Two RNAs folded together computationally: RNase P RNA and transfer RNA, 484 nucleotides in total.
Rfam match: Bacterial RNase P class A. The family's RNA type in Rfam is ribozyme.
[in-house]
RNA sequence: CCAGACGGUCGGAUGGCCGCUCCCGGGCGCGCAGGCGCGGUUCGGGGGAGGAAAGUCCGGGCUCCACGGAGACACGGUGCCGGGUAACGCCCGGCGGGGGCGACCCCAGGGAAAGUGCCACAGAAAGCAAACCGCCGGCCGCCGGAGACGGCCGUCGGCAAGGGUGAAAGGGUGCGGUAAGAGCGCACCGCGCGCCCGGCGACGGGCGCGGCAUGGUAAACCCCACCGGGAGCAAGACCGAAUAGGGGCGGGACGGCGGCCGGGGCGACCCGGCGCGCCGACGGGAGUCUCCGCCCGCCGCCCGGGUUGGUCGCGCGAGGCGUUCGGCGACGGGCGUCCCAGAUGAAUGGCCAUCCACCGGCCCUCGCGGGCCGGGGACAGAACCCGGCUUACAGACCGUCUGGCGCU
RNA sequence: GAUCGCUUAGCUCAGCCGGUAGAGCAACUGACUUUUAAUCAGUAGGUCGAGAGUUCGAAUCUCUCAGCGAUCACCA
Numbered sequence: 001c002c003a004g005a006c007g008g009u010c011g012g013a014u015g016g017c018c019g020c021u022c023c024c025g026g027g028c029g030c031g032c033a034g035g036c037g038c039g040g041u042u043c044g045g046g047g048g049a050g051g052a053a054a055g056u057c058c059g060g061g062c063u064c065c066a067c068g069g070a071g072a073c074a075c076g077g078u079g080c081c082g083g084g085u086a087a088c089g090c091c092c093g094g095c096g097g098g099g100g101c102g103a104c105c106c107c108a109g110g111g112a113a114a115g116u117g118c119c120a121c122a123g124a125a126a127g128c129a130a131a132c133c134g135c136c137g138g139c140c141g142c143c144g145g146a147g148a149c150g151g152c153c154g155u156c157g158g159c160a161a162g163g164g165u166g167a168a169a170g171g172g173u174g175c176g177g178u179a180a181g182a183g184c185g186c187a188c189c190g191c192g193c194g195c196c197c198g199g200c201g202a203c204g205g206g207c208g209c210g211g212c213a214u215g216g217u218a219a220a221c222c223c224c225a226c227c228g229g230g231a232g233c234a235a236g237a238c239c240g241a242a243u244a245g246g247g248g249c250g251g252g253a254c255g256g257c258g259g260c261c262g263g264g265g266c267g268a269c270c271c272g273g274c275g276c277g278c279c280g281a282c283g284g285g286a287g288u289c290u291c292c293g294c295c296c297g298c299c300g301c302c303c304g305g306g307u308u309g310g311u312c313g314c315g316c317g318a319g320g321c322g323u324u325c326g327g328c329g330a331c332g333g334g335c336g337u338c339c340c341a342g343a344u345g346a347a348u349g350g351c352c353a354u355c356c357a358c359c360g361g362c363c364c365u366c367g368c369g370g371g372c373c374g375g376g377g378a379c380a381g382a383a384c385c386c387g388g389c390u391u392a393c394a395g396a397c398c399g400u401c402u403g404g405c406g407c408u
Numbered sequence: 409g410a411u412c413g414c415u416u417a418g419c420u421c422a423g424c425c426g427g428u429a430g431a432g433c434a435a436c437u438g439a440c441u442u443u444u445a446a447u448c449a450g451u452a453g454g455u456c457g458a459g460a461g462u463u464c465g466a467a468u469c470u471c472u473c474a475g476c477g478a479u480c481a482c483c484a
Base pairs, nucleotide, nucleotide: 001404002403003402004401005400006399007398008397009396010395012355013354014353015352016351017350018349020048021047022046023045024044025043026042027041028040029038030037031036032035050379054390055389057388058387059386060385061384062232063231064230065229068292069291070290071289072288073287075228076227077226078225079224080094081093082092083091084090095109096107097106098105099104110223111222115221116220117217118216119215132163133162134159135158136157137156138155139154141152142151143150144149171189172188173187174186175185176184190212191210192209193208194207195206196205197204198203236312237311238310239309246303247302248301249300250299251298255279256278257277258276259274260273261272262271263270264269282297283296284295285294305483306482307481319338320337321336322335323334324333325332326331356377358375359374360373361372362371363370364369409480410479411478412477413476414475415474418433419432420431421430427464435451436450437449438448439447457473458472459471460470461469
């Protein structure tokens, strides 16, 4: 210098003018009896988007659901090991496998020896394996040959080395062996089992045995282990305003006792009505069922009616920054310091000047480079809040490392 | 803001426990008819929204994006 890998930071700067929103303080005005209020106005001061605020894909906080306890089922999710964390499907460090010359990158990476299903087409055979071509042997027949023998057809067997099909054909390579062959035998590699050693562990190493039995697929059902109650700030709480606690369908039992009202009776009492109260059945209560306990008295669906106001939730938090200690690291502990958006049709903007990147054209220069003119600023925008992941992004800068070339 | 669902031929939809994609209408060609319509016979047309992954193999299974649609206020 070229090519590349990994990690991190920033994401226009300065000044002027005009605006927006929130908070604090003051003046003026208005309201009501004081004192307070005003989304009335004005002055001053202060705060005012992001690394992703996004997608809403995970995990929590918070709130409500009676959500309290025990168990089972269903459903959903996760899936090598160890650690971090409030938690996670996230992160860190390892292990194993794959890729790259390398820095380094990628992996939903438990179980296929519990069971079931599937493996189209092609192919002889696709799951208790099989034999199309082929190789080898026996027998019968024919042909050639003097003969030894050779060839062909058929048939009965042996084999799985070679060919062919396929994504995949029941270990691979080599030597021996054989009629031809074959883990049939041997060596190495792979696989399985056992023992020993190292490691917390995933796993790694060594020795011995077995001669191969047990193809793939679980992002197919499933099995194993672990995790999960549901809904979501339009959660939820309060104030105010308005309307018809209206109608229909279905379910339950309107059952008992008491009470009240009305009527009848001289009276005991009888009849009718009303959930008014208690009890009970029954039903309901945010996956289903069972048990214990609790709550409610109606419950579910549909058609209608009214409002489109305000306050809280709502900004001190698993908070930021700096430093130090522990740890390989994710991260954790201590100390110091700071307070940092809260809108509700929804503020955080616009214009001008100079500079900084970037792009195009022209001129000078061998070239590096310099000058002039013009253009021009990525993705995108809080809406209850955090931790992650993923996706989008003009560009700029920093650090560590790898490979190659050249010079000293 | 939150919660769900859907994308397959020009249009409306099947196919979704994996095996190479169809139906109706529309389009085109031919026949019938004087001609058109209707009818009959035939033909063409698809990156299955996009990109990755699992698998021998993906419209189908998984993940990430893109587009479209639906529902959800409060009171009584």